[in-house]
RNA sequence: GAUGGCUGGAUGGCCGCACCUUUCGGGGUGAGGAAAGUCCGGACUCCACGAAGCGACGGUGCCGGGUAACGCCCGGCCGGGGCAACCCGAGGGAAAGCGCCACAGAAAACAAACCGCCCGGCAGGUCCGGGUCAGGGUGAAACGGUGGGGUAAGAGCCCACCGCGGGACGGGCAACCGGACCGGCACGGCAAGCCCCACCGGGAGCAAUGCCAAAUAGGGGUCCCGUGCGGCAACGCGGGGCGCGGCUUCGGCCUCUGGGACCCGGGUUGGCAGCAAGAUCCCGUCGGUGACGGCGGGGCCAGAUGAAUGGUCAUCCAAGGGGGGCGACCCCCGGGACAGAAUCCGGCUUACAGGCCAUC
RNA sequence: GGGGCCAUAGCUCAGUUGGGAGAGCGCUUGCAUGGCAUGCAAGAGGUCAGGGGUUCGACCCCCCUUGGCUCCACCA
Numbered sequence: 001g002a003u004g005g006c007u008g009g010a011u012g013g014c015c016g017c018a019c020c021u022u023u024c025g026g027g028g029u030g031a032g033g034a035a036a037g038u039c040c041g042g043a044c045u046c047c048a049c050g051a052a053g054c055g056a057c058g059g060u061g062c063c064g065g066g067u068a069a070c071g072c073c074c075g076g077c078c079g080g081g082g083c084a085a086c087c088c089g090a091g092g093g094a095a096a097g098c099g100c101c102a103c104a105g106a107a108a109a110c111a112a113a114c115c116g117c118c119c120g121g122c123a124g125g126u127c128c129g130g131g132u133c134a135g136g137g138u139g140a141a142a143c144g145g146u147g148g149g150g151u152a153a154g155a156g157c158c159c160a161c162c163g164c165g166g167g168a169c170g171g172g173c174a175a176c177c178g179g180a181c182c183g184g185c186a187c188g189g190c191a192a193g194c195c196c197c198a199c200c201g202g203g204a205g206c207a208a209u210g211c212c213a214a215a216u217a218g219g220g221g222u223c224c225c226g227u228g229c230g231g232c233a234a235c236g237c238g239g240g241g242c243g244c245g246g247c248u249u250c251g252g253c254c255u256c257u258g259g260g261a262c263c264c265g266g267g268u269u270g271g272c273a274g275c276a277a278g279a280u281c282c283c284g285u286c287g288g289u290g291a292c293g294g295c296g297g298g299g300c301c302a303g304a305u306g307a308a309u310g311g312u313c314a315u316c317c318a319a320g321g322g323g324g325g326c327g328a329c330c331c332c333c334g335g336g337a338c339a340g341a342a343u344c345c346g347g348c349u350u351a352c353a354g355g356c357c358a359u360c
Numbered sequence: 361g362g363g364g365c366c367a368u369a370g371c372u373c374a375g376u377u378g379g380g381a382g383a384g385c386g387c388u389u390g391c392a393u394g395g396c397a398u399g400c401a402a403g404a405g406g407u408c409a410g411g412g413g414u415u416c417g418a419c420c421c422c423c424c425u426u427g428g429c430u431c432c433a434c435c436a
Base pairs, nucleotide, nucleotide: 001360002359003358004357005356006355007354009316010315011314012313013312014311015310017030018029019028020027021026032338036349037348039347040346041345042344043343044205045204046203047202057201058200059199060198061197062076063075064074065073066072077091078089079088080087081086092196093195097194098193099190100189101188114136115135116132117131118130119129120128121127122125144162145161146160147159148158149157163185164183165182166181169178170177171176209273210272211271212270219264220263221262222261223260224259225258228237229236230235243256245254246253247252266435267434268433280299281298282297283296284295285294286293287292317336320333321332322331323330324329361432362431363430364429365428366427367426370385371384372383373382379416387403388402389401390400391399392398409425410424411423412422413421
């Protein structure tokens, strides 16, 4: 210097707070690595919906694996950076199509001649015609690079090497790697612009949802549903119970003065469930490079609802300041990072004083 | 607790295939008036909330952070 991991003051006394338990004396438990941002993925609940496919919209994007799943993690590949350990990468497709590339510059994409160089013409110059991207200059980017041959001057025009494209064959599960040979170069950049390809996704969220209680103006408006047959429907015909809803001991009973959706108005700011035993934690062992998985044993680990987890004292531990001593060290002062559960998990990201360990 | 939206000059707001940072009101100065109101002319004023990334180039596209606004309770 790099990488990975751990910790996040400790112990005791006293006074408090929340929950559980109790034989009413008491006893037990009580924030985090991020509880945060709500950025992803799930569990769970309700709503919608024949299934499936297509389309739209949103997301993901090298390959293989892990996982309940993921945009996460592990291993590998490629590209870039570093002397190195190692780090970084939204890392599919630009020869499917559309679009954009400001300013500058001659020219910004089926190319193109401003200066310069070369050739020709005659009208003899600040001229005209042609050739030329090797040189100049501009730009983020200028249509392969270096050297040689060649030429009027030049140019992959030709050659060697490098680059680029294709590629028999070989290695690898794959990404990809190596590559005989062929091609004179055809193919600038942008997809965190539209788009194409592959894959994934129904919507809402615990203030979901279910139940009980209290209260009132148990109110008003619009629309829909309510048996059989025909009809897409409006409706028509038949007809008086086969239907909506609620309860249930599943036998049935009650109601239609019913049930549902939205809006206006009114009332209450109560309780219970969901709600903490789980993709759970710790130890050992086995498989695997690893993420992780299997097996065995042990543990129970916050549960509030304006919301508990605190205060103080003593001793010690680092950080900081001062004094003494050559020094080891001693004395005094002082003070503890970010923050803080709210249905629960797996991740990512962001914030974080100081300390410790391991490897290179 | 859970959704949605916004941040551009002192105030209210525009800003689209990514290339100039703007408008109205306000402010300052000058002129017109004896003075004020008013009118005309000129001018100043910007961390595009902050940071990072993509790109030659970002108010604009993507990510993170900060701040603000707004909606969602139950009964009937």
Source information:
Predicted 3D model of RNase P RNA and transfer RNA as a complex of 436 nucleotides. The prediction has a mean pLDDT of 79. It holds a member of the Rfam family "Bacterial RNase P class A".